[in-house]
RNA sequence: UGAGCUAUCGCCAAGCGGUAAGGCACAGGACUUUGACUCCUGCACUCGUGGGUUCGAAUCCCGCUAGCUCAG
Numbered sequence: 001u002g003a004g005c006u007a008u009c010g011c012c013a014a015g016c017g018g019u020a021a022g023g024c025a026c027a028g029g030a031c032u033u034u035g036a037c038u039c040c041u042g043c044a045c046u047c048g049u050g051g052g053u054u055c056g057a058a059u060c061c062c063g064c065u066a067g068c069u070c071a072g
Base pairs, nucleotide, nucleotide: 001071002070003069004068005067006066007065010024011023012022018055026042027041028040029039030038048064049063050062051061052060
């Protein structure tokens, strides 16, 4: 320098144009003498960032940023 991939809650991780599953963790509660276990509830109004397309974008298009891989 060129090519490709990745970027979603504290961590892991779904999502393939119609308003974001799940697990762990965390917070509150139930149970328990206490704790643990178990159960219930809550937890991403800005999905890396800036634009564009669309009635509607995490999802399509362009630029940029960061990380990884390959080539030189």
Predicted 3D model of a 72-nucleotide RNA (transfer RNA) from an uncultured Clostridia bacterium. It matches the Rfam family "tRNA". About the family: Transfer RNA (tRNA) molecules are approximately 80 nucleotides in length.